[in-house]
RNA sequence: CUCAUCAAGAGGGGCAGAGGGACCGGCCCGGUGAAGCCCCGGCAACCAUCCGGCCCGCCGUAACAGGCGAGCAGACAGGUGCCAAUUCCGGCCCGCGGGCAACCGCACGCGGGGAAGAUGAG
Repeated sequence: CUCAUCAAGAGGGGCAGAGGGACCGGCCCGGUGAAGCCCCGGCAACCAUCCGGCCCGCCGUAACAGGCGAGCAGACAGGUGCCAAUUCCGGCCCGCGGGCAACCGCACGCGGGGAAGAUGAG
């Protein structure tokens, strides 16, 4: 830089001691113990794996066998990731709604799309 996903899911212990939720605003979490490190456990299924399963197409065969490829569901030793809150919500644009103001407009709610971020693969 490109692509995919981000409303589901899954926490205990030890050390440690005040911060953390990327950034900004809000709102939360935190001495009934934050960050960080270690141990154990779990979730998920992106990569990888399965002489695997089902199913479809093509090649092939007299028919089987066999080969190649797509799809679906599943399992999960390995590589990552993750285990408060939708990526906690908003931050820019558009639409709708009622309210205030009634000249420009303002905040709020709902929906859609971006931006940014996270994770994986390349």

Source information
The prediction has a mean pLDDT of 83. SAM riboswitch aptamer (S box leader) from a soil metagenome, 122 nucleotides, folded computationally. It matches the Rfam family "SAM riboswitch aptamer (S box leader)". Gene Ontology term of the family: regulation of gene expression.